Predicted 3D model of a 534-nucleotide part of an RNA (small-subunit ribosomal RNA, 5' domain) from an uncultured bacterium.
The prediction has a mean pLDDT of 83.
The full RNA is in RNAcentral, with records from ENA and SILVA.
Context: one part of a larger RNA
RNA sequence: GACGAACGCUGGCGGCGUGCUUAACACAUGCAAGUCGGACGGUGAAGCCUGCUCUUCGGGGUGGGUGGAUCAGUGGCGAACGGGUGAGUAACACGUGGGCAAUCUGCCCUGUACUUCGGGAUAAGCCUUGGAAACGGGGUCUAAUACCGGAUAUGACUGCCUGGGGCAUCUUGGGUGGUGGAAAGCUUCCUUUGUGGGGUGGUGCAGGAUGAGCUCGCGGCCUAUCAGCUUGUUGGUGGGGUGAUGGCCUACCAAGGCGACGACGGGUAGCCGGCCUGAGAGGGCGACCGGUCACACUGGGACUGAGACACGGCCCAGACUCCUACGGGAGGCAGCAGUGGGGAAUAUUGCACAAUGGGCGGAAGCCUGAUGCAGCGACGCCGCGUGGGGGAUGACGGCCUUCGGGUUGUAAACCUCUUUCAGUUGGGAAGAAGCCUUCAUGCUUUGUGUGUGGGGGUGACGGUACCGGCAGAAGAAGCACCGGCUAACUACGUGCCAGCAGCCGCGGUAAUACGUAGGGUGCGAGCGUUGUCC
Numbered sequence: 001g002a003c004g005a006a007c008g009c010u011g012g013c014g015g016c017g018u019g020c021u022u023a024a025c026a027c028a029u030g031c032a033a034g035u036c037g038g039a040c041g042g043u044g045a046a047g048c049c050u051g052c053u054c055u056u057c058g059g060g061g062u063g064g065g066u067g068g069a070u071c072a073g074u075g076g077c078g079a080a081c082g083g084g085u086g087a088g089u090a091a092c093a094c095g096u097g098g099g100c101a102a103u104c105u106g107c108c109c110u111g112u113a114c115u116u117c118g119g120g121a122u123a124a125g126c127c128u129u130g131g132a133a134a135c136g137g138g139g140u141c142u143a144a145u146a147c148c149g150g151a152u153a154u155g156a157c158u159g160c161c162u163g164g165g166g167c168a169u170c171u172u173g174g175g176u177g178g179u180g181g182a183a184a185g186c187u188u189c190c191u192u193u194g195u196g197g198g199g200u201g202g203u204g205c206a207g208g209a210u211g212a213g214c215u216c217g218c219g220g221c222c223u224a225u226c227a228g229c230u231u232g233u234u235g236g237u238g239g240g241g242u243g244a245u246g247g248c249c250u251a252c253c254a255a256g257g258c259g260a261c262g263a264c265g266g267g268u269a270g271c272c273g274g275c276c277u278g279a280g281a282g283g284g285c286g287a288c289c290g291g292u293c294a295c296a297c298u299g300g301g302a303c304u305g306a307g308a309c310a311c312g313g314c315c316c317a318g319a320c321u322c323c324u325a326c327g328g329g330a331g332g333c334a335g336c337a338g339u340g341g342g343g344a345a346u347a348u349u350g351c352a353c354a355a356u357g358g359g360c361g362g363a364a365g366c367c368u369g370a371u372g373c374a375g376c377g378a379c380g381c382c383g384c385g386u387g388g389g390g391g392a393u394g395a396c397g398g399c400c401u402u403c404g405g406g407u408u409g410u411a412a413a414c415c416u417c418u419u420u421c422a423g424u425u426g427g428g429a430a431g432a433a434g435c436c437u438u439c440a441u442g443c444u445u446u447g448u449g450u451g452u453g454g455g456g457g458u459g460a461c462g463g464u465a466c467c468g469g470c471a472g473a474a475g476a477a478g479c480a481c482c483g484g485c486u487a488a489c490u491a492c493g494u495g496c497c498a499g500c501a502g503c504c505g506c507g508g509u510a511a512u513a514c515g516u517a518g519g520g521u522g523c524g525a526g527c528g529u530u531g532u533c534c
Stems, first nucleotide, its partner, number of pairs: 001533003005530005012384006018377002020342001025340003029337003034077003039074002042071001047066008084295003094219007103212002108208008116150004125140006156179010185200005221267003228258003233255008270292004274285004297318005320331004348374001350373003356370001357368004387417004397408004421475001423470005431461001434458010444447001478523005483504003489518005499506002
């Protein structure tokens, strides 16, 4: 000097940051991932129209049509992002620089060609049935952008011939044969009712972008009181597997491979941008913010999918907790709050989707403990205030005294001025670009299209920031130290006691070193102490 600090005494205001470093201990409760009716079949509220009927003439009941709220289900996309934690990991985990002639990539962008003909089911529903529940069983009916089959398709894969390129197990052009392959609609308009137009989707292929996977060089901990380690081990061939290379796996063959330039083992640890310190070299650290990896009660496994071996998905085993009708079930805060526990120690079971961003949707919009805000803590940094000027008979009191006085001390009183902040009262934002709605108008493929302009609406924070008025010095100072290092001295008490102490050392009767007081010094809403690092 620094800190995610803690402890002691003290404590006025604001801004910006920051806050479980310990038990990756266990968790009550609420919320943290949904959305689409413009994919689909059901359900079908309000409102509107209407028939019949009752009527106290207000209206009520019932049926039909329209309408589409809502609900669960099928289906699509998302749920692999965002958020948390640092347990494990000494490793291609990370950083940096290359490679993939060994790869994949949903949504998005560009280009191109299509979007055709059929089929059988099933959920929901209805009937029935088992179970305490969780959850099921059977029968029957039905739809789709769900599922299946066919058609067409430059291109894809593959064999052969041939030309060019490359160091290469390859790459590229042409010819020819074979193999196996797509799709889905919804909505709206017109009249020329169709092989039409618009909007939005769907499929194949090529390219891009983004993301991911694999691989290599180099780099960064301690330990030799760890010296030898290794049998899928090292390499080859065939085969399997993967999106893809590869002992990744397997059969066979060879006997290799690594190591004092530290293998193998043990300990510790997420890594980096960075942060702290230092003149630098270096040393220490890896909280917050950003990148990346790993993990999600413990261990194992795959499924779905463009992407997971998947925190708020599934299956199995284990420990633990809960429910039970004892037959059987349910759960996973290292998400945000919050609870217990541990600890020297670390916050609210808050508000809002207004902004930014994300998911879904054509859109309106819905969801979002991401995020934006507010609350708590002097935990840190920064800013401001606790008043300014005048005022000597140097008052009273305190302390000291050589008893003359000195000092506290212009300090106070007193006079005068000001009013920041806090208080009170009134006004009052930007953050709103956008989006929605309405009107006008232009373009136009005439459509639920699109551009421009005007009006209106949309703010959690928040009646906050900020501005003005009012009153009155009014509401706001402490902490440590004073032997030397080291700025600052006297008196009393105590008497090697009580105590102090970072080092040297103080205290045994005049202690500037203990305790108190007066005075002084240093910092100041803080000041000291402890811990850790340089």